[in-house]
């Protein structure tokens, strides 16, 4: 250089066009002499970044940065 895969909460991932979610961490709260498990409850996201299609995009096109494979 050319192809492929991947970028979504702190972290590991769902989410194939119609209000973003789960599980783990960390937090109130309840249980328990204390702690841990165990239950409960909130919170935490410009979905990597700039444009297009659409009535409507995390999803579809385009371009672009990043990381990883595999080719030369």
């Nucleotide at each position: 250089g050319u192809g492929g895969u991947g970028g979504u909460a702190g972290c590991u991932c769902a989410g194939u066009g119609g209000u973003a979610g789960a599980g783990c961490a960390g937090c109130g709260g309840g249980c328990u002499g204390c702690a841990g498990u165990c239950c409960u409850g909130a919170a935490g996201g410009u979905c990597g970044c700039c444009a297009g299609u659409u009535c409507a995009a995390u999803u579809c096109u385009g371009g672009u940065c990043c990381a990883c494979c595999a080719c030369u």